[in-house]
This is a predicted structure of a 105-nucleotide RNA (SAM riboswitch aptamer (S box leader)) from Shimazuella soli.

RNA sequence: CUCUUAUCCAGAGAGGUGGAGGGACAGGCCCUAUGAUACCUCGGCAACCAUCCGUUAAGGAAAGGUGCCAAUUCCUACAGAAUUUUUGGUUCUGACAGAUGAGAG
Numbered sequence: 001c002u003c004u005u006a007u008c009c010a011g012a013g014a015g016g017u018g019g020a021g022g023g024a025c026a027g028g029c030c031c032u033a034u035g036a037u038a039c040c041u042c043g044g045c046a047a048c049c050a051u052c053c054g055u056u057a058a059g060g061a062a063a064g065g066u067g068c069c070a071a072u073u074c075c076u077a078c079a080g081a082a083u084u085u086u087u088g089g090u091u092c093u094g095a096c097a098g099a100u101g102a103g104a105g
Stems, first nucleotide, its partner, number of pairs: 001105008013042005021031003026076003043069003048065002051061003073097001078094007
């Protein structure tokens, strides 16, 4: 990097360095000099894999490997359905894209 598969409306922040962008992409809407993004330290959340208990399963413990700690993956985009006050709006479902885990190449 590619493929397969599961999940994504829950949860969880302080300090330091540094100094202007950031929220993947486009539009929107937001965050940001009351200091963003990033990095470091400490803390926390969760429980995918591994471990332990459990005959197995269900379930549970704990936290080793990951992951995560603004806003639902911030919302929308494409397709379909329902509805409506019909060049439009709203709701629902699915797809696409993305993120993370596990496995394979």
Lineage of the source: Bacteria > Bacilli > Caryophanales > Thermoactinomycetaceae > Shimazuella. It was read from a public genome assembly, where an Rfam model found it.